[in-house]
RNAcentral holds the sequence, with entries from ENA and Rfam. This is a predicted structure of a 73-nucleotide RNA (transfer RNA) from Candidatus Mancarchaeum acidiphilum. Its Rfam family is "tRNA". It is annotated as a transfer RNA. Lineage of the source: Archaea > Nanobdellati > Microcaldota > Candidatus Mancarchaeum.

């Protein structure tokens, strides 16, 4: 070069097709329990790869740019 495919808190991943409150696990933090710790239980914080575009409204449709992964040259 040329195609496919993935990108979602710290990690793992579920919605994407069929637009409409961004969920869960785990980690992290507070409070509860216990004589200490672990578990256990309530809570809290914390994410949609970049840019444009269409629309009342995008993580979700388009397009283009990056980054992985395969493949053919």
């Nucleotide at each position: 070069g040329c195609g496919a495919u993935u990108g979602u808190a710290g990690u793992c991943u579920a919605g994407c097709c069929u637009g409409g409150u961004a969920g869960g696990a785990c980690a992290u933090c507070g409070c509860c329990u216990u004589g200490c710790c672990a578990a256990g239980g309530c809570g809290g914080u914390a994410a949609c790869u970049c840019g444009g575009g269409u629309u009342c409204a995008a993580a979700u449709c388009c397009c283009g740019g990056c980054a992985g992964u395969c493949g053919c040259a």